[in-house]
């Protein structure tokens, strides 16, 4: 220095004031808000991943003539958006300025922010113990 098994626990955030209007946190004006791991310097918008969503395959359990539905895993796929200028050994990440961009399903009126699958998954995070070197 370093590896291996085992458990625990943590792991999403936002419409204030105002306008129209019969109605609108959904439209106008404006206001907030930014998982995870990387990356010669700190990232929503540089890589990558993870949720959601499509397809296919296994497995289990309903109901059932085929075949449907749910549910876990396995692999493929898709998945928004940033420039200049300084500074500096190094910056799309730092400061200054100016912009963008945010699944799906509901909802007397269009949703990044309400409801909702979610007390739910989960990229990861911290720690414990035992073992071996």
């Nucleotide at each position: 220095a370093u590896u291996u098994g085992u458990c625990u626990u943590c792991g999403g955030g936002g419409c204030a004031a105002g306008g129209u209007g019969g109605a609108a946190u959904u439209c106008c004006u404006g206001a907030c808000c930014g998982g995870u791991g990387g990356u010669g310097a700190c990232a929503g918008c540089c890589c990558a991943c993870g949720a959601c969503c499509c397809c296919g395959g296994a497995u289990g359990c309903c109901g059932a003539u085929u075949c449907g539905a749910c549910a876990u895993c396995c692999g493929g796929g898709c998945u928004g958006a940033g420039c200049c200028u300084g500074u500096g050994g190094a910056a799309u990440u730092c400061a200054g300025g100016c912009g963008c961009c945010g699944a799906c399903g509901g909802u007397g009126a269009a949703a990044g922010u309400c409801c909702g699958g979610a007390u739910g998954g989960g990229a990861g995070a911290a720690g414990a113990c035992a073992a071996g070197a």
Description:
Predicted 3D model of a 133-nucleotide RNA (FMN riboswitch aptamer (RFN element)) from a Candidatus Zhuqueibacterota bacterium. It was read from a public genome assembly, where an Rfam model found it.